[in-house]
Description: The part of an RNA shown here (large-subunit ribosomal RNA, domain VI) has 242 nucleotides and comes from a Bacteroidota bacterium. The prediction has a mean pLDDT of 86. Rfam family: Bacterial large subunit ribosomal RNA. Its family is annotated with ribosome and structural constituent of ribosome in the Gene Ontology. The source organism's lineage runs through Bacteria, Pseudomonadati and Bacteroidota.

Context: one part of a larger RNA
RNA sequence: CGUAGGAAGAUUGAGGGGGGCUGUCCUUAGUACGAGAGGACCGGGAUGGACGAACCAAUGGUAUGCCAGUUGUCCGCAGGGCACGGCUGGAUGGCUACGUUCGGAAGGGAUAACCGCUGAAAGCAUCUAAGUGGGAAGCCCGCCCCAAGAUAAUUCUUCCCAGACCGGUGGUAGACUACCACCUUGAUAGAGCGGAAGUGGAAGCGUCGCGAGGCGUUAAGCUAACCGCUACUAAUGGUCGU
Numbered sequence: 001c002g003u004a005g006g007a008a009g010a011u012u013g014a015g016g017g018g019g020g021c022u023g024u025c026c027u028u029a030g031u032a033c034g035a036g037a038g039g040a041c042c043g044g045g046a047u048g049g050a051c052g053a054a055c056c057a058a059u060g061g062u063a064u065g066c067c068a069g070u071u072g073u074c075c076g077c078a079g080g081g082c083a084c085g086g087c088u089g090g091a092u093g094g095c096u097a098c099g100u101u102c103g104g105a106a107g108g109g110a111u112a113a114c115c116g117c118u119g120a121a122a123g124c125a126u127c128u129a130a131g132u133g134g135g136a137a138g139c140c141c142g143c144c145c146c147a148a149g150a151u152a153a154u155u156c157u158u159c160c161c162a163g164a165c166c167g168g169u170g171g172u173a174g175a176c177u178a179c180c181a182c183c184u185u186g187a188u189a190g191a192g193c194g195g196a197a198g199u200g201g202a203a204g205c206g207u208c209g210c211g212a213g214g215c216g217u218u219a220a221g222c223u224a225a226c227c228g229c230u231a232c233u234a235a236u237g238g239u240c241g242u
Base pairs, nucleotide, nucleotide: 001149005160006159007158008157009156010155015146016145017144018143021049022048023047024046025045026044027043033038051103052102053101054100055099059097060096061095062094066090067089068088069087070086071083072082073081107141108140109139114134115133116132117131163240164239165238166237167183168182169181170180171179188234189233190232191230192229193228194227195226197223198222199221204217205216206215207214208213
């Protein structure tokens, strides 16, 4: 820009893409078959490998803005800085695999090789010439995803001033853009408060010990991304449309 008014939401599916793998064991059954040795088809079930998708409750990983311990710091204490994040032990959210769940199918249709039925040409025979069945991990559907620029531009519902853009606060989104939530008629982010969760028992004081230290106050203190509450801070506003 188009889809002959505009807006919001839903929808069909022409067409396109993805997927498509396989082992072992049990059973049927030591059956059929076979002199024996051996040993099935068909059918049913279990459990793996590789591959793929989704997810983070658990397990593991990650953690340079969380907590604790600890060494040195040119001779003091505290809190910090620096030394690979100084080193070490843990670790919320998020992201993840080494983790969890799930997938390949079933089923239907038309077929290939091949196997048939009926059957002439050619009194026989012949799956084929007319006709008609069976038959693959393959083909078309079926499963998942995209999809009306499918210009042959689908359809349905509601509405007729709803609304759109810029700007701002942000994230379930993200390279940018886009998308989504919110903008005082407000919980969008920060902050404060509460909780969860992490660390693991703060400082100060008291007390015990000659002391290094221990114990009590104290499940303390501190704490990021998580869950809530509260307008304290910032979401002021501008343009277009009728």